[in-house]
RNA sequence: GGGCGAUUAGCGCAGCGGGAGCGCAUCUGCCUUACAAGCAGAGGGCCGCAGGUUCGAACCCUGCAUCGCCCA
Numbered sequence: 001g002g003g004c005g006a007u008u009a010g011c012g013c014a015g016c017g018g019g020a021g022c023g024c025a026u027c028u029g030c031c032u033u034a035c036a037a038g039c040a041g042a043g044g045g046c047c048g049c050a051g052g053u054u055c056g057a058a059c060c061c062u063g064c065a066u067c068g069c070c071c072a
Stems, first nucleotide, its partner, number of pairs: 001071007010024004018055001026042005048064005
């Protein structure tokens, strides 16, 4: 230098262009003498960045950034 893949909540991950979700973790309540487990609920994201397409983009296109693998 070239090719491919990944980037979404504190962590691990889903998410066929129209509601941003699941599990764990955190917090609150119930339960318990208490803790844990269990049950119910809550908070936490402007989806890596910037453009473009579209009535509408996490999703499609382009560029950039970071990480990983391969080639030279």

A computed fold for a 72-nucleotide RNA from an uncultured Coriobacteriia bacterium, annotated as transfer RNA. It matches the Rfam family "tRNA". It is annotated as a transfer RNA. Its mean pLDDT, the model's own confidence on a scale to 100, is 84. The sequence was found in a public genome assembly.